Predicted 3D model of RNase P RNA and transfer RNA as a complex of 458 nucleotides. Rfam match: Bacterial RNase P class A. Rfam classes the family as a ribozyme.
RNA sequence: GGGGCUGGAGGGAUGAUCGCUCUCAGGAGUAAUUCUGGGAGAGGAAAGUCCGAACUCCGCAGGGCAGUGUGGUUCUUAACGAGAACCGGGAGUAAUCCCAGGGAAAGUGCCACAGAAAACAUACCGUCCGCCUUAAGGUGGAUAAGGGUGAAAAGGUGCGGUAAGAGCGCACCGCUUCAAUGGUGACAUUGAAGGCAGGGCAAACCCCACACGGAGCAAGAUCAAAUAAGGCGGCCUUUCAAAUUGCCCGUUUGAUUCGCUUUAGCGAAUGGGCUGCCGGGUAGAUCGCACCGAGGAAUCCGGCGACGGAUUCCCCAGAUGAAUGAUCAUCCUCCGCCACAGCGGUGGGGACAGAAUUCGGCUUAUAAUCCAACCCUGGCU
RNA sequence: GGGCGAUUAGCUCAGAUGGUUAGAGUACUUGCUUGACAUGCAAGGAGUCACUGGUUCAAUUCCAGUAUCGCCCACCA
Numbered sequence: 001g002g003g004g005c006u007g008g009a010g011g012g013a014u015g016a017u018c019g020c021u022c023u024c025a026g027g028a029g030u031a032a033u034u035c036u037g038g039g040a041g042a043g044g045a046a047a048g049u050c051c052g053a054a055c056u057c058c059g060c061a062g063g064g065c066a067g068u069g070u071g072g073u074u075c076u077u078a079a080c081g082a083g084a085a086c087c088g089g090g091a092g093u094a095a096u097c098c099c100a101g102g103g104a105a106a107g108u109g110c111c112a113c114a115g116a117a118a119a120c121a122u123a124c125c126g127u128c129c130g131c132c133u134u135a136a137g138g139u140g141g142a143u144a145a146g147g148g149u150g151a152a153a154a155g156g157u158g159c160g161g162u163a164a165g166a167g168c169g170c171a172c173c174g175c176u177u178c179a180a181u182g183g184u185g186a187c188a189u190u191g192a193a194g195g196c197a198g199g200g201c202a203a204a205c206c207c208c209a210c211a212c213g214g215a216g217c218a219a220g221a222u223c224a225a226a227u228a229a230g231g232c233g234g235c236c237u238u239u240c241a242a243a244u245u246g247c248c249c250g251u252u253u254g255a256u257u258c259g260c261u262u263u264a265g266c267g268a269a270u271g272g273g274c275u276g277c278c279g280g281g282u283a284g285a286u287c288g289c290a291c292c293g294a295g296g297a298a299u300c301c302g303g304c305g306a307c308g309g310a311u312u313c314c315c316c317a318g319a320u321g322a323a324u325g326a327u328c329a330u331c332c333u334c335c336g337c338c339a340c341a342g343c344g345g346u347g348g349g350g351a352c353a354g355a356a357u358u359c360g361g362c363u364u365a366u367a368a369u370c371c372a373a374c375c376c377u378g379g380c381u
Numbered sequence: 382g383g384g385c386g387a388u389u390a391g392c393u394c395a396g397a398u399g400g401u402u403a404g405a406g407u408a409c410u411u412g413c414u415u416g417a418c419a420u421g422c423a424a425g426g427a428g429u430c431a432c433u434g435g436u437u438c439a440a441u442u443c444c445a446g447u448a449u450c451g452c453c454c455a456c457c458a
Stems, first nucleotide, its partner, number of pairs: 001377004006372004012331007020041009043352001047363002050361005055216004062249004067212005072086005087101001088099004102207002107205002109201003124147002126143007155173006174196001175194008220287004230278008239255006256269005280457003295314008332350007382454007391407004400438001409425005431447005
């Protein structure tokens, strides 16, 4: 110098004029409201709503089934499917990146086409042996090394061995089991034994372990206004109904009237219960909700790190047809053209986007520009 | 704001347990029938299975993300 890789910053600045929302002080007004002055006023994702919580309401004696989600280990955290470090596998020369990464010797299922055979193994072409046969060829066996098929073919390479072959034997690699050592652990290393069983798919059903009640601020609370307090249909029912917010057992609660009956219980209904639709009214105000909070900033300490702790300082948007804007000037920056030693002139551009109960994550979108660490490589010294 | 669902031919919809070439109706094109048209008959074309990744030997189908479209909700009685 070139190429790469990872992480981060940044998200135009200043001023003037005209406006918008909230708030504080003062004034006017019975009040609604209004005037003057001061203060505050979008993001790194405010987004998607994919996870997890706070908060609110409903439900909840208990048990079982179903369903959903997660899935290496240890830690972090209020919690999580998030994050950190490590382990194992894969890609890359490397920095580094990717992995829904439990179980396929519990069971079921699938593996199209091709191929002999797709999982209780098997034999198309071959190789070898025997018999028939002049030969070609036929036939009976042995074999699975080679060819062929396929995404995938029943350990791999080599030597020995054999009629030809084969873990048949041996060496190395792989694999399985056991033991020891190291590590909190996933796991790693070493040793011994075993000729080798157990193809793949669980983002197929499933099994194992763990977790999970439902709905969501249009939750919910208070007040006000106005209309109607009606109609039609369906289901259940005299031991039934309701609740248990997926289902079942079980449990709890409730049960009007009349007749028979000592009670229990039995029978009946212009009865009871549940539910859908139509029809009607208001669509307003306040709280929730603008926050002393799992809050923010700086410094220090502990930790490899996620993160935790201490001290000091700060209070930081709050609308509801929904504020946070528009114009101009100067500067910054990028691109094109002209001119050029240099200064310059001129035209155009500056992304993605827009709080809505509040937090912690993830994912997605994002124009320039800048910074840092690391890796590979060329040249020169 | 919150909660659900869908996307397959121009249009309306099927589809399966992942497997060889994705179907139906309608519309369109051509031919026959008719004097001509409609109807009818026969044949044909038309598909990035919304897009992008992942799992798998193999994805329209399974999983994730993105895009577009659609539906529901307040209070009183």